[in-house]
Context: one part of a larger RNA
Molecule: large-subunit ribosomal RNA, domain VI
Organism: marine eukaryotic metagenome
């Protein structure tokens, strides 16, 4: 830019993707086979790759969480902090992310064939699967599964609205480099804040007791907390074009 206004909801022309490969039981030590050996067909269980989505659990990382340590500067000195020192070191670790972790997928069906086995049948009184006709038959093909899809210029259909309806602006996001996409904008739970709770550290800081002190012990499963979940308009999503 078109598709002759928007919003939502779909048809599907036509594309892509996936359709892998074992082992183990049972049928059955069966049919076969002198014997050694040992099936078809049929179930049924269990794995390798390969792929999808996910973080309950196992576990990995979490430089905005908590704790212990040194070394040095500062806060006037204890005490108790804070800064720098690869996040200063170490041990732990939430949400997010994530694999090796859970969870699932390649089933079943039908249709037309390949080669190939047959029916029925003459040319050629017999024979012959083929010449008229008609059955079977594959992991291949088409469909069926997942997926994009109306620029499918042949631009489809359906409902509802019609200054409708988008945009711009603003709080955000499990969305992201920018655009875009998603919620939401006081008729409001979008974010912060605050509370509550889950979860992580692991027992705070003062006093107070015991001891010469160092350090214990009680107040204390206690202080402190990021991203999680729920309540809440305090605070920003004003008016406006």
């Nucleotide at each position: 830019c078109g598709u002759u206004g928007a919003u939502u909801a779909u048809u599907g022309a036509a594309g892509a993707g996936a359709u892998u490969c074992g082992u183990u039981c049972c049928u059955a030590g069966u049919a076969c086979g002198a014997g050694a050996g040992g099936a078809c067909c049929g179930g049924a269980a269990u794995g390798a790759a390969c792929u999808g989505a996910c973080c309950u659990c196992u576990g990995g990382u979490c430089u905005a969480c908590c704790a212990g340590c040194u070394g040095u500067u500062c806060c006037g000195c204890c005490a108790g902090g804070a800064g720098c020192a690869c996040c200063g070191c170490u041990g732990g670790g939430u949400a997010g992310c994530u694999a090796a972790g859970u969870c699932g997928g390649g089933a079943a069906u039908g249709g037309a064939u390949a080669a190939c086995c047959u029916c029925u049948g003459a040319a050629a009184g017999c024979a012959u699967c083929u010449a008229a006709g008609a059955g079977g038959g594959a992991a291949g093909c088409c469909a069926a599964c997942u997926u994009u899809g109306a620029g499918a210029u042949u631009a489809g259909u359906a409902a509802u609205c019609a200054u409708a309806g988008a945009c711009u602006c603003g709080u955000a996001g499990a969305a992201g480099a920018u655009g875009a996409c998603u919620a939401c904008g006081u008729u409001g739970a979008u974010a912060g804040g605050c509370u509550c709770u889950c979860g992580g550290u692991g027992u705070a800081c003062g006093c107070a007791c015991a001891g010469u002190a160092a350090u214990g012990u009680g107040u204390u499963u206690a202080g402190c907390c990021a991203a999680a979940g729920a309540g809440u308009a305090c605070u920003a999503a004003u008016u406006g074009u």